A computed fold for a 386-nucleotide RNA from a Planctomycetota bacterium, annotated as Bacterial RNase P class A. The prediction has a mean pLDDT of 76. It is recorded under the gene name rnpB.
[in-house]
């Protein structure tokens, strides 16, 4: 680059050393809180991402209803729940398979429509077409004819534009016009089918109601905050908070509340003990016990789950019941690596290289988005599918 559409799977493999952190089970040492070592055994994903959605599950806060905000929007299922999935409908793209679609309401209100055009909402005469009426000229004896295109009529045709007031066709007409007919559309009620969106048939009505609500808005469903740093329990040391217990006498000195000495007595250190000696207090008190709040720190929470598998039955599907089997990171700012050998795939071969996106942090369900010229199924096309 070419001519496709949809799904379901995979995400380099096996072996070996080393090395990291999780359990478990042994030795050892220990300041009892660990620590070191052997040895088993298990360590990321299909998106762990992003933090968009929806729950579990915790704490606050709440009678019950309303306003306010916010967000969903065809019908009917599926779920714990959803904005998710299945199945239909109805719309629009494809030649088909199949794709997408915020798919309630525009006869309740308000609002918008850039540029471009004459004109953009109960519109509009610019080109163009007529000029039946009226007017103006010529012409005829006259009924009239013919010309101009002033008034005027006209929305079929050009032309603008996302968008121009239903659509082909025929009649009608001065030329036109749903004026008037058939078809097609639209409205309004019927009548079958269908849990239901809706879908099919007749029957009325010349059409009255133009688009934009991912513009306010209306109508109907739903939602109380905040999140594992959620929250729970245990709790040292230091300081502060309550409580109990707790041992005096002298003198001198002031600012009357304390200092200082000296003897006595209380505690702690050093020290095996006694002397000794150093420090602190003897009632506004050292110390010594208790309570209780809280910090570091620790436990939980925390991974066994709306789980994987498989089989069987029920449903067109989403999915759901039931038996059976399995246990499959959970640590603390976080560990999952590296090297070798073989083998696989890419770099046309050999050599050599190099194997995408990317990492758990309470934990499901989903979307979305990265990401390989990876695989296998079915489908479509007139062929073919590199």
């Nucleotide at each position: 680059u070419c001519a496709g559409c949809g799904g379901a799977c995979c995400g380099c493999g096996u072996g070996a050393u080393c090395g990291c952190g999780g359990u478990c089970g042994g030795a050892c040492c220990u300041u009892c809180g660990g620590g070191u070592c052997c040895g088993a055994u298990g360590g990321a994903g299909g998106a762990a991402a992003g933090u968009c959605c929806g729950g579990a599950c915790u704490c606050c806060g709440c009678a019950g209803g309303g306003u306010c905000a916010g967000u969903c929007g065809g019908u009917g299922g599926g779920u714990a729940a959803c904005g998710c999935c299945c199945a239909c409908g109805g719309g629009u793209c494809g030649a088909a398979a199949g794709g997408c679609c915020a798919c309630g309401g525009a006869a309740a209100g308000u609002g918008c429509a850039a540029c471009a055009g004459a004109g953009a909402a109960c519109a509009g005469a610019c080109c163009g077409c007529c000029g039946a009426u009226g007017g103006c000229c010529g012409c005829g004896c006259g009924a009239g004819c013919g010309g101009c295109a002033c008034a005027g009529g006209u929305a079929a045709g050009g032309g603008u534009g996302a968008a121009a007031c239903g659509g082909u066709g025929a009649g009608g007409u001065a030329a036109g016009a749903g004026c008037u007919c058939a078809c097609c559309g639209c409205c309004g009620g019927c009548u079958u089918g269908g849990u239901g969106a809706c879908a099919a048939g007749g029957c009325g009505g010349g059409c009255a109601c133009g688009g934009c609500a991912a513009a306010c808005c209306c109508c109907g469903g739903c939602u109380g905050g905040a999140g594992a740093a959620a929250g729970g329990c245990c709790a040292a040391a230091u300081a502060g908070g309550g409580g109990a217990g707790g041992a005096g006498g002298g003198g001198c000195c002031c600012u009357c509340g304390g200092g200082u000495c000296c003897c006595a007595g209380g505690g702690g250190g050093c020290g095996g003990c006694c002397c000794g000696u150093c420090c602190c207090c003897u009632u506004c008190g050292a110390c010594u016990c208790c309570c209780g709040g809280g910090u570091a720190g620790g436990c939980c929470g925390u991974u066994c789950g709306a789980g994987g598998c498989g089989a069987c039955g029920c449903g067109c599907g989403a999915g759901c019941g039931u038996c059976g089997u399995c246990c499959c990171a959970g640590a603390g700012a976080a560990a999952u690596g590296a090297u070798c050998a073989c083998g696989c795939c890419u770099c046309c071969c050999u050599c050599g290289a190099g194997g995408a996106c990317a990492g758990g942090a309470u934990c499901c369900g989903g979307c979305u988005u990265a990401c390989g010229c990876g695989u296998c199924c079915g489908c479509g096309c007139a062929a073919a599918g590199a």